This is a predicted structure of a 73-nucleotide RNA (transfer RNA) from a Thermoplasmatales archaeon. It matches the Rfam family "tRNA".

RNA sequence: GGGCCUGUGGGGUAGCUUGGCAUCCUUCCAGCUUGGGGUGCUGGUAACCCGAGUUCAAAUCUCGGCGGGCCCA
Numbered sequence: 001g002g003g004c005c006u007g008u009g010g011g012g013u014a015g016c017u018u019g020g021c022a023u024c025c026u027u028c029c030a031g032c033u034u035g036g037g038g039u040g041c042u043g044g045u046a047a048c049c050c051g052a053g054u055u056c057a058a059a060u061c062u063c064g065g066c067g068g069g070c071c072c073a
C1' cells in the first nucleotide's frame, strides 16, 4: 500500500441479512427480607464510535473518517 471482518449501557451480549417502542446477564442506586452481613425478591438509572446521505422512519442500508482484528504485499 491492497483486500476482508468489526465497533451497542461501567463490563459482556442479542438485534443488522429482511429498516419500525433496542434484548438479556452483570455492575451501580433504592426498597423488601435479616439482629447485621451475604443470598434471594421488587423497582430504577444508564448505550447504538464520529459525520454526511437515502427514507415517513436508520443500531440496521450507502459514503467518508477514527479505533481494533485477520490475510496478502
Stems, first nucleotide, its partner, number of pairs: 001072007010026003020056001028044005049065005